[in-house]
Context: one part of a larger RNA
RNA sequence: GGGUGAACGCUGGCGGCAUGUCUAAGGCAUGCAAGUCGAAUGCUGAGCUUGCUCAGCAUGGCAAACGGGAGAGUAACACAUUGGUAAUCUACCUUGAUCUUGGGGAUAAUCCGAAGAAAUUUGGAAUAAUACCCAAUAGUCAUGGGGGGACAUAAGUCAUUCCCAUGUAAAGUUCCGGCGGAUCAAGAGGAGCCUAUGGCCUAUCAGCUUGUUGGUAAGGUAAAAGCUUACCAAGGCUAUGACAGGUAGCGGGUGUGAGAGCAUGGCCCGUCUCACUGGGACUGAGACACUGCCCAGACUCCUACGGGAGGCUGCAGUCGAGAAUCUUCCUCAAUGGACGAAAGUCUGAAGGAGCAAUGCCGCGUGAUCGAUGAAGCCUUUCGGGGUGUAAAGAUCUUUUAUCAGGGAAGAAUCCGUGACGGUACCUGAUGAAUAAGUCACUGCUAACUACGUGCCAGCAGCAGCGGUAAUACGUAGGUGGCAAGCGUUACCC
Numbered sequence: 001g002g003g004u005g006a007a008c009g010c011u012g013g014c015g016g017c018a019u020g021u022c023u024a025a026g027g028c029a030u031g032c033a034a035g036u037c038g039a040a041u042g043c044u045g046a047g048c049u050u051g052c053u054c055a056g057c058a059u060g061g062c063a064a065a066c067g068g069g070a071g072a073g074u075a076a077c078a079c080a081u082u083g084g085u086a087a088u089c090u091a092c093c094u095u096g097a098u099c100u101u102g103g104g105g106a107u108a109a110u111c112c113g114a115a116g117a118a119a120u121u122u123g124g125a126a127u128a129a130u131a132c133c134c135a136a137u138a139g140u141c142a143u144g145g146g147g148g149g150a151c152a153u154a155a156g157u158c159a160u161u162c163c164c165a166u167g168u169a170a171a172g173u174u175c176c177g178g179c180g181g182a183u184c185a186a187g188a189g190g191a192g193c194c195u196a197u198g199g200c201c202u203a204u205c206a207g208c209u210u211g212u213u214g215g216u217a218a219g220g221u222a223a224a225a226g227c228u229u230a231c232c233a234a235g236g237c238u239a240u241g242a243c244a245g246g247u248a249g250c251g252g253g254u255g256u257g258a259g260a261g262c263a264u265g266g267c268c269c270g271u272c273u274c275a276c277u278g279g280g281a282c283u284g285a286g287a288c289a290c291u292g293c294c295c296a297g298a299c300u301c302c303u304a305c306g307g308g309a310g311g312c313u314g315c316a317g318u319c320g321a322g323a324a325u326c327u328u329c330c331u332c333a334a335u336g337g338a339c340g341a342a343a344g345u346c347u348g349a350a351g352g353a354g355c356a357a358u359g360c361c362g363c364g365u366g367a368u369c370g371a372u373g374a375a376g377c378c379u380u381u382c383g384g385g386g387u388g389u390a391a392a393g394a395u396c397u398u399u400u401a402u403c404a405g406g407g408a409a410g411a412a413u414c415c416g417u418g419a420c421g422g423u424a425c426c427u428g429a430u431g432a433a434u435a436a437g438u439c440a441c442u443g444c445u446a447a448c449u450a451c452g453u454g455c456c457a458g459c460a461g462c463a464g465c466g467g468u469a470a471u472a473c474g475u476a477g478g479u480g481g482c483a484a485g486c487g488u489u490a491c492c493c
Base pairs, nucleotide, nucleotide: 001493002492003491004490006489007488008487009486010485013363014362015361016360017359018358019356020355021321026319027318028317030316031315032314035062036061037060040059041058042057043056044055045054046053047052048051069274070273071272079198080197081196083194084193085192088191089190090189093187094186095185096184097183098182099181100180101135102134103133104132110125111124112123113122114121115120141167142166143165144164145163146162149158150157151156172179173178200246201245202244207237208236209235212234213233214232215231216230217229218228219227249271250270251269252268253264254263255262256261276297277296278295279294280293299310300309301308302307327353329352330351331350335349336347337346338345339344366396367395368394369393376387377386378385379384401430402429403428404427405426406425410420413416437482438481439480440479441478442463443462444461448477449476450475451474452473458465459464
């Protein structure tokens, strides 16, 4: 000198765009943050226009694995880059091919009871489906077996492949246009796993390891693998730093610097990890699942004391901690997401408004003329000098401000549809009207005098200043710097 998610002191007019718990991954009152589909199905209730409409319960489907938050853990294939997967999976979407036949038994809501303070549990009866089950049919599917060929050799892979056996499908609905269902193949996008390389500190951490290293067999997974188990062998890693300890999410980037480098990873994007703490699986294409389930624990709450309920590291908000960080706001109008044939519903994602000079950028606080120069104040060698064209005064302007009138784009889509918002913007009127501080002035370092004080009170980044003329303390006048900010502190280069 530059920078900051800053804080503190003094001060403070406006606008645009950003940013805003860095500390206690401490505890949380309240509301909302994931639903949707009647064009899958059964039923209940209401309204009447009596065959329609609406509301609701339950079964069923899809979604809830996304979106949103945080950085606790993690020094690791977590991340980044590079390859591999001949070791793999993939709902919805797209393309292509072929099918969509026949039957069956239940069950919820509901109705009738029962238990309980509640949460909830439970007996009996009835019923539907794109829920569930059985059968048929099928191969370019799966599994097993066999034969030949090519390439490789470690399993193996490929191709006109060929043959045999076994097994497994489906669901209807409709406004007749469709919308669906099953199987296979391919695509797109997504995901899993593996390899090489790279990026912290400590040697006052030197040895570490027993599923450890390898093999065989079995199990297991979508899938390779000690991933797991049994047996066998005794290996494997390490001064090119193993192991241990400390610290830490990683990258794109960001700050600084001429660069090399050093520091950093807040906002935004990608990725990983976590969801009261620990463990576990279920469902599902996908989770070992933030607002799902089970168990244990700590904590909080309800209780009729028998037993139950909860999880803001979602958006607001609250207590606490702290130098310190916002509204319990509006809207689904746009963009995007879920569901739906659609209308649409939901969406604290998002779009907006609010608060904060927290930052960056822009604008303003007036302009021109105006005296050998008022007053006041300061100073003086008492002549004067300074403040100073500064003020007053005159003329002008109206950015801004206030008031009044008009008034958007953002809407994609012919009509209609805008939270923001009567906002931005435009026009007119009024009147210089509504708007300047802060730090410094010994040297470094731009800017000096007077008075007070008298090694006191105090200043100070370093050198240092103050003990009776202090340009260094305090006040005043003057001056210098920056300016809606200025200065201090902290941290980085």
This is a predicted structure of a 493-nucleotide part of an RNA (small-subunit ribosomal RNA, 5' domain) from a bacterium. It was read from a public genome assembly. It matches the Rfam family "Bacterial small subunit ribosomal RNA". Its family is annotated with structural constituent of ribosome and ribosome in the Gene Ontology.